[in-house]
């Protein structure tokens, strides 16, 4: 030391992205009241106008200029002017001294002793500053300034002539300085320190006061030597980016010897000599980058950064160089060279802001041409004083961090006003208004510092106090889905936009905008960028490697790493104790100072490090002599497919010979190519040649892996066993190295039966570059090289130790015995399985436990094991190995579905066995389709289609055409009139709408009230408009299948899971047993209805056995019976007998009307399908509003090349047709049903009994049975179709009804393909009623008549359930999901070149400059009488030598025809490889071949299903 959110239908691990903190020299965008303190070019080290940032000293010269005072003369306008002396005070060009080497900027170079940090210098320097000692004698000769004279446009140059010094030179004196010598002492090597002798270097008699003036004395200055002090050189340990796809680099280069050099060591330079140094503990290159103290961040280790402040360091336009000085290779000095930029009279000059201020430019961005030396500090002077853009101030920026304010207190009418609302309200909100207070800030007035030691104050009338006055002059910016604190309204309608991650937006958006509300934070607030936390996501603190990403194909062995057990000594690590040191500031803590705070002062603390030194000695290291338990040797002894080479072996497969024999063979799911009458296959019998070794044989042997399989024989490796005799840690792992290493492959030469890529053909298919079939050549084999990979797997690296057990086994040895066998021990090789472990699977002595060592390796997916370098191959090809870009993910293990052309096991008229259909035919009727104005609207696999529609002529009607209304055809409310509504006769009109006439309210208290026409106005009405994907409610399917679920216990981290699975068994999750389960729900069954048997009740409208009695139960009368309709009984595996487990149950069997749920029906669990249905209603939203609303007439919904569904009637003889003849059920009936009885050939009509119906009336049932007839034919079948004549219904019957009669009589002679429906009162067949309905059923929905066939059985299709198994599906296979191709964009490899950069490399030119040489020229000091001599100098030459030039490479970079391949995108095109056994099991390596995923051989693996065998 806090987490979160995202991969899944949900879980868990891995694992990645993202967020929340804290930071900044920041910028943007909105805002903006003060004060303090800090801070502000982070880019182009780009170019710079202007101004100033470094001067001083006259107490060093010499000169000039200026001039008070004072003297003189002069002149006259007698108080002014000149003139000359003297000349204080005073300026300052030059000479000469200090100082410009600091101060102050900046970070370009620089991966370096540059930087930190510790050391060293016995290898060094140090001006001013202070201490001590000593001393300053004595000489010269120039030369700026000025005069002059020329030159030049200027900068400035140049000749001549004067002059001074603390400029400059000589001599003298002189050391501890330099050299030699000697002696003493001392140190870590080189060496140092002291003393003596010898030789040999020097200075300003200055300057300014004092004085007692030849003098002598004070101060400053000055020489030498000695310390110190600062200030700086050098060298040295150790820290000090990234890149190995930078592996070798290196000729002053590594040492030596001399020598020069330098303050100083040194290859620093040169000459000679030797070859030699550096480098995997990362040389060399190449990017990149100023180093620390510190600053950010973090629990901390860590990471990140190097603004401001402080230390070094480099660096001044680039580059080179060197003078001068104590001190530079010098920011505001010189020289040369290059670019630039400026003046020029074109000759030739001048310059250098990375110094303060400012400019241009650049960029997202970064200030004023301010005041002042008052104070700190520098320089220079002896001081006064000058100089300081160091520095203090001020100005400008919310740029940061700290502090204060924008008021306080009271105030419910809960104002108005906005927001929203279920219209009641609520919210804003005590907020405001109002009332009472207060005065920080700011603003106006008066005072007014401290900073300053005498004196000076820019800041500055600044800080600070005081007074007077007014709520007045000061709040705004994000957010509000979920991380994450904060909701509502409209708008908008995948748009327009938001988004840091998931992810919002397709009409009800808390996620866009706006509004009101509310959160946060607050002179600010967000957004971007950056870094650090979260990130245990590079894990040292602190991770991993069976399967997520990761163990190297296997082995030897080098460097390194780690290493048994007693003993000594060492102290390298290691602990300890002291000591230095680690600047300061910062960082904590105490206490101050500014009213607090930021901000600051003091004192302490730490700075975890380094260095010296003192001890201690366990451990590790190291030394040393030993030990034997690790390892090795020897000896014995058995086992093995352990390699290598050579012989032999049979058996089989093709091949030839011949024989015997004939039409086939061979192959396949089926077929064909193929071989065969020129004799095949078969069969004999013989011979040839390759190649692999059946059975043994196994979970079994051997090897380091790969690998190893017939017998013999040599040769040869390793492992184990007994025993314990030797050696004596010899170990154990192992980067780079070496070796081996299936298969394919490649190379050269054999060799070639068999199988076989590639090729051919034959099939199969839509297509088959495939899967199946005949061939068929690399090639599989040997010999000798390459090559070096595999899923090279146990997906598990090697060694050692240690931690329960049980079972098998192979190979060895002991002991025991009754010879069967038991036990003990090694090594091996296998299962299960405790403790551990693990995200689960699982792993468990052969570890994936518990430790140790030591290598390998991983760090989101994709791009990609690619690409470019390298290496390595003879070639395929292996090795090594990215980045642009993109996704938010990809994965592991388990879960519960779901699917499967997996499995196991059960039901279903699911197939099987039947019995009738359908699909042909004609018509009916629904439906696409197409047609029309309009052919309203839904309904769409099963489960739309004779379906809404229980019935389209008008109406219905939702469409179409015309035509009228517009508060409205309907509701409510208001105001005004009427007295009507309606009816009937007219007018009119297509037709309503309009209108004339006629009859024609109610109640009252008489004031009016109901009710209703008519007129007006405005709120509304009205929509069969949209949206079943907003929705209620109904429906429908899976499915009347047995399922779905809860408590509460238990298992699992967790989704879950058990129950609910298992063994019987049932129709049934119905019951039993049995089980870490125990119980309960909704479903099953039961309870309800109908029917079947009885029995009690009751007896009209039903009945009718006895009794009277009729045509007739019509009538008395009975109530027995039928039958009505209330109630009861009955069936419970109850009883038996057998099977089963003694259970459920199951067979079977009595008994019963009915037996194992007796038939039927009503009844539909949790849930699926965004399933139907806004057009039964209903309802949000949205749309129309003189219309998408209301009405009217007519059309149309009834079209007709054509398709498909349900139906009827048929094709006939089991029949059709005549006659006569029987027997239901259940309905319905008043705007009805409608008897008899007449009419009519018939529909039908006349007609009006009866009956609100067990009564009357529809109403006849029909099929059947009987007679008869027709005799197999497009008919006596069949009935469309069509003609006529009627009939009913209704305001009509033309589009477009029904029916009846004659008459016409068309397709159809049992139906492809492929299809339905039923398992008993069913199926078939046969009439009958009802709803709808004015009429108008082949449909519906009811009812009953006659009435069968078959079920061996679950292999198989279909649909469902349990259970299992696989999954890459989960919107769940109607999933997923690969590749080519096509089109767009994006990044990027290669690329003929091209372009521009960068370091070298050689060579060529060669500037300035130092060095060297030379130096005929020239030269004041010195010596010389002189000539000349020392010295010295220009030039002159030589080395080095920047830029530049020429040259060929190298690097890494920008472009580029074209080109490869990627990776993204909408519904794009071809197939269909992968996930199930994905329909050919899959995938690895390799070869080969194809549009394309791929196929195929070849060898391997399991990350394969299913069965089978074995344990």
């Nucleotide at each position: 030391g806090a987490g979160a959110g995202u991969u899944u239908g949900a879980u868990u691990c891995u694992g990645g992205c993202u967020c929340a903190g804290g930071a900044u020299g920041a910028a943007c965008g909105c805002u903006g009241g003060c004060g303090g303190c800090g801070u502000g070019c982070c880019u182009a080290a780009u170019a710079c106008a202007u101004g100033c940032a470094a001067g001083u000293c006259g107490a060093g010269c010499g000169a000039a200029c200026a001039g008070a005072c004072g003297a003189g003369g002069a002149g006259c306008u007698u108080g002014c002017u000149c003139c000359u002396c003297u000349g204080a005070c005073g300026u300052u060009a030059g000479c000469g001294g200090c100082g410009g080497a600091c101060g102050g900027g900046u970070g370009a170079g620089u991966a370096a002793c540059a930087c930190g940090u510790g050391g060293a210098u016995a290898a060094c320097c140090u001006a001013c500053c202070u201490a001590u000692a000593a001393g300053a004698c004595u000489g010269g000769g120039a030369u700026a300034a000025c005069u002059u004279c020329g030159g030049g446009a200027a900068a400035c140059c140049g000749g001549a002539g004067c002059u001074a010094a603390u400029a400059c030179c000589g001599g003298a004196u002189a050391a501890u300085a330099u050299a030699u010598u000697g002696a003493a002492c001392c140190g870590c090597a080189u060496g140092g320190u002291u003393c003596a002798a010898u030789a040999g270097u020097g200075a300003a008699a200055g300057a300014c006061g004092g004085u007692u003036u030849u003098g002598c004395u004070g101060u400053c200055a000055c020489u030498u030597a000695u310390a110190g002090a600062u200030g700086g050189a050098u060298c040295c340990g150790c820290g000090c980016c990234g890149c190995a796809u930078u592996a070798g680099c290196u000729a002053g280069u590594u040492g030596g010897u001399a020598a020069g050099g330098u303050a100083a060591c040194g290859g620093c330079u040169u000459a000679c000599c030797a070859a030699g140094g550096c480098a995997a503990c990362g040389a060399u290159g190449c990017g990149u980058a100023g180093c620390c103290g510190a600053c950010c961040u973090g629990a901390g280790a860590g990471g990140g950064u190097g603004a401001u402040c402080g230390g070094c360091c480099a660096c001044a336009u680039u580059g080179g160089g060197a003078c001068u000085g104590a001190g530079a290779c010098a920011c505001g000095g010189c020289c040369c060279a290059a670019a630039c930029u400026c003046c020029u009279a074109c000759g030739g000059g001048a310059g250098g802001c990375a110094g303060c201020a400012g400019u241009g430019g650049g960029g997202a961005a970064u200030a004023u041409u301010g005041g002042a030396c008052a104070a700190u500090g520098g320089g220079g002077g002896a001081a006064a004083c000058c100089c300081u853009g160091a520095u203090c101030c001020a100005g400008c920026g919310a740029c940061g961090c700290c502090g204060c304010g924008u008021g306080a207190g009271u105030g419910a009418a809960g104002a108005a006003g906005u927001a929203u609302u279920u219209c009641g309200g609520u919210a804003u909100g005590u907020a405001a208004a109002g009332c009472u207070c207060u005065a920080u800030c700011a603003g106006c007035a008066g005072g007014g510092a401290a900073g300053a030691a005498a004196a000076u104050g820019a800041c500055g009338g600044u800080a600070c106090c005081u007074g007077a006055c007014u709520a007045a002059g000061a709040a705004g910016c994000c957010c509000c889905g979920g991380c994450u604190a904060a909701c509502u309204a409209c708008g908008u309608g995948c748009c327009a936009g938001c988004a840091g991650c998931c992810g919002c937006g397709g009409u009800a958006a808390u996620a866009c905008g706006u509004a009101g509300g509310g959160g946060g934070c607050a002179a600010g607030c967000g957004u971007u960028a950056u870094c650090c936390g979260g990130a245990u996501u590079u894990a040292c603190u602190g991770g991993g490697u069976g399967u997520a990403a990761a163990g190297g194909g296997a082995g030897c062995g080098u460097a390194g790493a780690c290493g048994g057990c007693g003993a000594u000594g060492u102290a390298a690590g290691u602990c300890u104790g002291a000591a230095g040191u680690g600047a300061a500031a910062g960082c904590c803590c105490a206490c101050g100072g500014c009213u607090c705070a930021a901000c600051u002062g003091u004192g302490g603390g730490a700075c975890u490090g380094c260095u010296u030194u003192g001890g201690a000695a366990a451990c590790u290291a190291u030394a040393u002599a030993g030990c034997u338990a690790g390892a090795g040797u020897a000896u014995c002894g058995g086992a093995g497919g352990g390699g290598c080479a050579a012989g032999c072996g049979g058996a089989a497969u093709u091949c030839c010979u011949a024989g015997u024999g004939u039409a086939g063979c061979g192959g396949u799911g089926a077929a064909a190519u193929g071989c065969g009458u020129a004799g095949a296959u078969a069969u004999u019998a013989g011979g040839a040649g390759g190649a692999a070794c059946a059975c043994c044989g196994g979970a079994g042997g051997c090897g380091a892996a790969g690998g190893c399989g017939g017998c013999u024989u040599g040769c040869u490796g390793g492992a184990c066993g007994a025993a314990g005799a030797c050696u004596g840690a010899c170990g154990u792992u192992g980067a780079g190295g070496c070796u081996c290493g299936a298969a394919g492959g490649c190379g050269u030469g054999g060799g070639g039966a068999g199988c076989a890529a590639a090729c051919a053909g034959g099939a199969u298919u839509a297509g088959a570059u495939a899967c199946c079939c005949u061939g068929g050549u690399a090639g599989u084999c040997c010999a000798c090289g390459c090559a070096g990979u595999a899923a090279a797997c146990g997906a598990u690296g090697a060694a050692u130790a240690c931690u329960a057990g049980a079972u098998g086994u192979c190979g060895g040895a002991g002991a025991g015995g009754u010879u069967a066998c038991u036990u003990u021990u090694c090594g091996g090789u296998g299962u299960c399985g405790u403790c551990g472990c693990a995200a689960a699977c699982g792993c468990a002595a052969u570890a994936a436990g518990u430790a140790u060592u030591c290598c390998a390796c991983c760090u989101g997916g994709g791009g990609a094991g690619u690409a470019c370098g390298u290496c390595c191959g003879c070639a395929a090809g292996a090795a090594u190995g990215a980045a642009a870009c993109u996704c938010a993910a990809a994965g592991g293990a388990a879960u519960u579905g779901a699917c499967g052309g997996g499995g196991a096991c059960c039901c279903g008229c699911a197939c099987a066995a039947g019995c009738g259909g359908u699909g042909g035919a004609g018509c009916a009727u629904g439906u696409g389709g197409u047609u029309u104005a309009a052919u309203u609207c839904g309904a769409a696999g099963c489960a739309a289609c004779g379906c809404g529609a229980a019935g389209a002529a008008c109406c219905u009607u939702a469409c179409c055409a015309a035509g009228u209304c517009u508060u409205g055809a309907c509701a409510u409310a208001c105001c005004u009139u009427u007295g009507a509504a309606u009816a009937g006769u007219g007018a009119g009109u297509a037709a309503a709408g309009u209108u004339a006439c006629u009859a024609g309210c109610c109640c009252u208290u008489c004031g009016g009230g109901g009710c209703a026409g008519g007129g007006g106005a405005u709120a509304c009405a009205g929509g069969u408009g949209g949206u079943g994907c907003a929705u209620g409610g109904u429906u429908g399917u899976c499915g009347u299948c047995a399922g779905c679920u809860c408590g509460u216990g238990u298992c699992g981290u967790g989704a879950g899971a058990u129950g609910u699975u298992g063994g019987g068994u049932u129709a049934a999750g119905u019951c039993c047993c049995g089980c870490a389960a125990c119980g309960a729900g909704c479903g099953c069954a039961a309870c309800c209805c109908u029917u079947g048997u009885u029995c009690u009740u009751a007896g009209u409208a039903g009945c009718c056995a006895g009794c009277a009695g009729u045509a007739a139960g019509a009538u008395g009368g009975g109530a027995a019976c039928u039958c009505u309709a209330a109630g009861a009984a009955g069936a419970c595996u109850g009883c038996c007998a057998u099977g089963g487990a003694u259970a459920a149950c199951a067979u079977g069997g009595a008994g019963g009307a009915a037996g194992g749920u007796g038939g039927g029906g009503a009844u539909g669990a949790c849930g699926u399908c965004a399933a139907a249905u806004c057009a039964u209603c209903a309802u949000g939203c949205c749309c129309c509003u003189u219309a998408u609303g209301a009405u009217u007439u007519g059309g149309g919904c009834u079209a007709c090349a054509c398709a498909c569904g349900u139906g009827c009637u048929a094709c006939a003889a089991u029949g059709g047709c005549g006659u006569a003849a029987a027997c239901a059920g259940a309905g319905g009936g008043a705007g009805g049903c409608g008897a008899a009885a007449g009419a009519g050939a018939g529909a039908u009509c006349u007609g009006g009994a009866g009956c609100a119906a067990a009564u009357c009336c529809c109403a006849a049932a029909a099929a059947u049975a009987a007679c008869g007839u027709c005799u197999c034919a497009g008919u006596u079948c069949g009935g469309a179709u069509u003609g006529u004549a009627g009939g009913c219904u209704g305001c009509a019957a033309c589009u477009c009804g029904c029916c009846u009669a004659c008459a016409u009589g068309a397709a159809g002679c049992u139906g492809g393909a492929a299809u339905c429906g039923c398992u008993a009162g069913u199926a078939a067949u046969c009439g009958c009623a009802a709803a709808u309905c004015a009429g108008a059923a082949u449909g519906u929905u009811g009812c009953g008549g006659u009435g069968a066939a078959u079920a061996c059985g679950u292999u198989c299709c279909c649909g469902g359930g349990u259970c299992u198994u696989g999954u890459a599906c989960a919107c769940a296979c109607c999933g997923c999901c690969c590749g080519u191709c096509a089109c767009a964009c994006c990044a990027u490899g290669g690329g003929a070149g091209u372009c521009a950069u960068c370091a070298a490399u050689g060579c060529c030119c060669g500037a300035a400059g130092u060095c060297a040489g030379u130096g005929a020229c020239c030269u004041a000091a010195c010596c010389g009488a002189a000539a000349g001599g020392g010295a010295g100098g220009a030039g002159c030459u030589g080395c080095c030598g920047a830029a530049g030039g020429c040259a060929g490479g190298g690097a890494g970079g920008a472009u580029a025809a074209c080109u490869g391949g990627g990776g993204u995108g909408a519904a794009g095109u071809c197939g269909u490889a992968a996930c199930a056994a994905g329909g050919u099991a899959g995938c690895c390596g390799u070869a080969u071949c194809g549009g394309a995923a791929g196929g195929u051989g070849c060898g391997g693996c399991u990350g394969g299903a299913a069965c089978a065998c074995c344990u």

Small-subunit ribosomal RNA from an uncultured bacterium, 1511 nucleotides, folded computationally. It matches the Rfam family "Bacterial small subunit ribosomal RNA". The sequence is in RNAcentral, with records from ENA and SILVA. The coordinates come from a structure-prediction model, not an experiment, and the mean pLDDT is 84.